[in-house]
Context: one part of a larger RNA
């Protein structure tokens, strides 16, 4: 440099934004850089190839030809790529009118429940298990009633429902705020797609400082079980879980499926809009956007996927190249640390 691949065999960055770069709708005109054609010059000799010749042949040598697929100059062509100019509306965006939503942030607020405290009434058990025991209880427990404190989570509604780029998001109210969809088709006129480096976000656990701590609960202690039991079961219980600010930057971060666009049978649900028909509603039909299931063609090694493709194509990025050694060592970068990231080799099968 090339080839084949990436749902499950190795392989899609956790996600988004985005500079450079790559690629880019439709019409006309023009330039001629890429592209194509002609001519001229050059492309040393030798060698390779072809023809002929000389050493008895051959190797070798001699002569001629072809070739040297290139470069430069010049003359032309204008379809495509590119440059420039003008124009367009389908891509993209703006505007107007509606709509749905656990999208995000801040502040406030509500009830149920657990635990604890106080009081009433009350007596011998309660708790726990396969069975027990540790444990709690006559200094009055558990059960019950009333009052209070405090923290955390929001039953029902709730739905292969909704929203978000992903992580994720669920009581109620207010404020601030992002995105999306539909209808109108008023406006801009290619403003687009992708994206190395970079930047931001990023569950849980963990870390730093300060708070908070009801329940749960690594570690730890005890009781059981057992041959043992550093476990599973039970009784306790600290970090943590919660809040503020700052780090960490990883997950089976999964649809194990990168993003964008176009094209390619249907059937049946559901969510959000719009329109039609109907006196109105239900129902029905159409259409746009999302989200499921089943399936034709096609595809796949098979399983399966199948208009939400893993089908048919185009553009851009990332990644893979036998198993182990190893996502390790060393070095670099980042981090308070834990560690993360980048990432081999010897050796071995």
């Nucleotide at each position: 440099c090339u080839g084949g691949g990436c749902g499950u065999a190795a392989a899609g960055c956790g996600u988004a934004c985005g500079c450079a770069g790559g690629c880019g709708g439709c019409g006309c005109a023009u330039c001629a850089a890429g592209u194509c054609g002609g001519a001229u010059g050059u492309g040393a000799a030798a060698g390779c190839c072809c023809u002929g010749g000389g050493c008895u042949c051959a190797a070798c040598c001699c002569a001629g030809g072809a070739a040297c697929u290139g470069c430069a100059u010049u003359c032309g062509a204008a379809a495509c790529u590119g440059g420039u100019g003008c124009a367009c509306u389908u891509g993209a965006g703006u505007c107007c009118g509606a709509g749905a939503g656990a999208g995000g942030g801040u502040g406030g607020u509500g009830g149920a429940a657990u635990u604890c405290c106080u009081g009433g009434a009350g007596u011998a058990g309660a708790g726990g298990u396969g069975a027990a025991a540790u444990u709690c209880g006559u200094u009055g427990a558990g059960a019950u009633c009333a009052g209070g404190a405090g923290g955390a989570a929001c039953a029902u509604c709730a739905g292969c429902g909704g929203c978000g780029a992903a992580g994720g998001c669920g009581g109620c109210c207010a404020c601030c705020u992002g995105g999306c969809u539909c209808g109108g088709u008023a406006c801009u006129g290619a403003c687009g797609c992708u994206c190395a480096u970079g930047u931001a976000c990023g569950a849980a656990a963990g870390c730093g400082u300060g708070g908070g701590u009801a329940g749960c609960a690594a570690a730890c202690a005890g009781g059981a079980u057992u041959a043992g039991a550093u476990a599973c079961c039970c009784u306790g219980g600290u970090a943590g879980u919660c809040c503020a600010c700052g780090c960490c930057g990883u997950a089976a971060a999964c649809g194990a499926u990168g993003g964008a666009u176009g094209c390619u049978a249907g059937g049946u649900g559901u969510c959000g809009g719009a329109g039609g028909a109907u006196u109105c509603a239900c129902c029905c039909c159409u259409u746009c956007g999302g989200u499921g299931c089943c399936g034709a063609a096609g595809u796949u090694a098979a399983c399966g996927c199948a208009u939400u493709a893993a089908g048919c194509a185009u553009c851009c990025c990332g990644c893979c190249u036998g198993g182990g050694g190893a996502g390790u060592a060393c070095g670099g970068u980042c981090g308070c640390a834990a560690g993360a990231u980048u990432a081999a080799a010897a050796c071995u099968c």
The prediction has a mean pLDDT of 88. This is a predicted structure of a 349-nucleotide part of an RNA (small-subunit ribosomal RNA, central domain) from a marine eukaryotic metagenome. The full RNA is in RNAcentral, with records from MGnify.